Source information:
Two RNAs folded together computationally: RNase P RNA and transfer RNA, 453 nucleotides in total. It holds a member of the Rfam family "Bacterial RNase P class A". About the family: Ribonuclease P (RNase P) is a ubiquitous endoribonuclease, found in archaea, bacteria and eukarya as well as chloroplasts and mitochondria. Its best characterised activity is the generation of mature 5'-ends of tRNAs by cleaving the 5'-leader elements of precursor-tRNAs.
Order: sequence, then structure tokens, then C1' cells
RNA sequence: AAGGCAGGUUGUCCUGUCGCUUGCUGCAAAAGCAGCAGGAGGAAAGUCCGGGCAACACAGAGCAGUAUACUUCCUAACGGGAAGCCGGUCAGUCUGAGGCUGACCGCGAGAGAGUGCCACAGAAAACAACCGCCUGCAUUCCGCUAAGCGGGUCAGGCAAGGGUGAAAACGUGAGGUAAGAGCUCACGACCGCAGCAGGUGACUGCCGCGGGGGGUAAACCUUAUGCGUUGAAAGGCCAAAUAUACCGGGGCCCGAGGGUGGCUCGCCCGAUCCCGGAGGGUAGGCCGUUAGAGCUGUUGUGCAAACAACAGCCCAGACAAAUGACAGGAAGUUCGCUUCGGCGAAUUACAGAACCCGGCUUAAAUGCCUGCCUUUUCU
RNA sequence: GGCGAGAUAGCUCAGCAGGUUAGAGCGCGUGAUUCAUAAUCACGAGGUCCCGAGUUCAAGUCUCGGUCUCGCUA
Repeated sequence: AAGGCAGGUUGUCCUGUCGCUUGCUGCAAAAGCAGCAGGAGGAAAGUCCGGGCAACACAGAGCAGUAUACUUCCUAACGGGAAGCCGGUCAGUCUGAGGCUGACCGCGAGAGAGUGCCACAGAAAACAACCGCCUGCAUUCCGCUAAGCGGGUCAGGCAAGGGUGAAAACGUGAGGUAAGAGCUCACGACCGCAGCAGGUGACUGCCGCGGGGGGUAAACCUUAUGCGUUGAAAGGCCAAAUAUACCGGGGCCCGAGGGUGGCUCGCCCGAUCCCGGAGGGUAGGCCGUUAGAGCUGUUGUGCAAACAACAGCCCAGACAAAUGACAGGAAGUUCGCUUCGGCGAAUUACAGAACCCGGCUUAAAUGCCUGCCUUUUCU
Repeated sequence: GGCGAGAUAGCUCAGCAGGUUAGAGCGCGUGAUUCAUAAUCACGAGGUCCCGAGUUCAAGUCUCGGUCUCGCUA
């Protein structure tokens, strides 16, 4: 320098004309008209988490359900974020096993509570002898060069070697043995306990003692912690309207029925009542609802997420749901032509508020910044 | 606006505490039967298990994200 990956950030601009919508002011009896000011996003999306707010309830308890899961911190809260710890993959490097460094990744409690599962292959997938190695003063078998040796059979021992597999019962080296084996030893890896040191902590280092039959919890499960339900169509107010005409069934304190999260208990309400049929009326408006865990900037604290102080600002509010169209110019990108000065054409993404906020996830043209990897060139 | 379920052969559906090669019925093709057709019988073809990641030795099945379809709710 080129290319790639990851993360962060940006999210075209200006002028004119015609419209849409909200607020204020003026005019108007009203409909409306005129002027001024405001008018989508980083994701407004998915609706995946958490919270505000509101109603129910205000008597709760147990079971069930559901979510989360290393540590510390941030935060209103979170399943989010930051920093770390541990583990894994890849690369480099030293090596006897293994260690160290860097980048990236991790839904990262528990498999000394229990149950289940581990296809195919393989002897065996959890208390493993197929080949193999070794022993026998077992042998009425076979062969020979006939003492005996070799093979077969039988009775045993062995987890070293082969082979299977995703996974095979700690690794390397030595001793030991009939053959072997943590059987023993040294070093190394792992697990448990105790001590010392460091750290808020996860954890790490050193030393000592003990240990030696897996994996799987994005299988059931166990442990710990959290969770009341509903959701702006919540809910409040005003206006309008009216017939419980009529019929059937149940109940009126020995109580139908209802509320309280799914169940049980408990608690509460309950007679101008409850269920069904049939019929009549109304179906408009306002608030909630846009000043908020708000935005911008500076300074300070902190590794950082973030927090604090000060200053400035007000920034959509619709409901068959506004935020648009056209023309011209500028800028970026791509393609073509080129006299290398430019010229022409195309294109400018993803997407659009619906009570609000903090996150996550997903979508996405271009420019910029940071880190890493690969290739080439120069010093 | 809020919530729930589903996607497997051309169509309708199974499959499941993960396992070798994913099945059934109808339909389709070929053959048999028949004078011929239907029915019947035999054989056969046909699958991105909606898409992309992850967990696992192994995923249609488990987890996460996305796309589409259907249903409920004043």
C1' cells in the first nucleotide's frame, strides 16, 4: 500500500413552487382564511427482556409453574452493560509429559444426591479378555529328529501392545514381574482436605497430606435467587340513551353465585341476586398523551460501564392515523468514453412514530476511525 | 395494539426423554387383469424435514435469531 474480518461512528445537503399536520396570534357568526413556529429513526422494526404508570387486590400460606446461574461493579431495574477470573480453539515458541505468549470465542452452578441415555463399530460404553502376553507336576488329542519339544484343548493370571470408536479406565521415564499393572519411585496433569501468602471477590501461587472406573444437565433433576395478574383496547371524566316488556331454571343465611394468579386451604363480597332465551336503546367527546431515569456542551471522579457538578435548550403528537410531490443545483458511489483536464448515464441504503423510557436482537448504500489477519514493496 | 399455535413427498398428516437408510393414506408412473375403462393387485419414482447459527460424537427432534402462515382478543 492492497484485500479481508471484527468493533465503533455517520446516516447526503441547498434553493424554489405546490400540498399535509400540530400549536399560537389575528380576522370571521360559523365553515374557514392569513401570518409565524414545530413536524420520524439509529434502528421508530421484532415485541425478546426490564422498568415507569394504571386497575384489580390490600390476608395470606403451601404446592405447582416459570426465568436466571463464575466474580465484582454499573443501573430505577434487567436475562442488559463494564472490568476481571476460569475454560476452549487457532497461531507462535520452548519441551520428555507439558508450559508460556498473543488473537478470537464461551446460555461459564452442580455428574461424591438420584434416575435415564451413550446409535453404528467394537470383546467390552461402566465393575471390559476378541487378537495377544504369561503360568500349570491338568491332558486318554495331533506332529516330530521321540529324552523331550512344538501345537491344540482345559484351568488360571494380566489392562502393557494391536484393533474399534466421538469417548476405552491418568501421562512421560525408570524400577519391578512368570507376564503385567499407580504395583513402586521421580517429574508432570487432575481431584479433595488442611496451612501460609496475595486479591473486595471469582481465583491464583507455594508447601504438606490423601486419592485414582468415563461422558452427558441447550436429558429429567438438585441447589440458590427472583417472579401477584392484566396492559393504554389499562384506567378516569363528561355527554347521549334506556324496558330487564315477556318466558324458563336456580337461590335468598342450612346461602346460588362472584373476587382473590393455575390448584388446595384460608379470607372477602353477596339477594333491587345469578344463569339461559327473547327484545329495546346508545355506540360521541375530553383526559391519560408527550418536561422526561430528557437532550446538548464543559469540567471532575473512575481502567471502564457509568456517576456528579455547572451552563444552555424544549425537540412530532396523529386516531381509515400528518411528516409528501415536482423542478434546479451541489456532494458521494458505480459504469462507460477520454486528448487524463474532464464529459455522459445511473444511483443515494435499511426503513417509517402510535402511552413513555433503559437494553437486546435483527435490517442496512456510503464515508471516517480503531484493532487483528493475509499478500507485496521499502528501511 | 396485545397474545397463542404451526411450517416434514404434489396434497393431508405421522414421527420424538436426539441414533444408522424419515414413514402412512390419497395422488403420480410402469406392469398385470379386461374387448375397453373404472375398481383391484404388484413394483417404482418423488424430501434443502421453512432459513441461518449454536450445544452434542451425532439435530427433523434441544437452544437462540430470522421468514412466512393460521387462530384468539374490544
Source information: The coordinates come from a structure-prediction model, not an experiment, and the mean pLDDT is 77.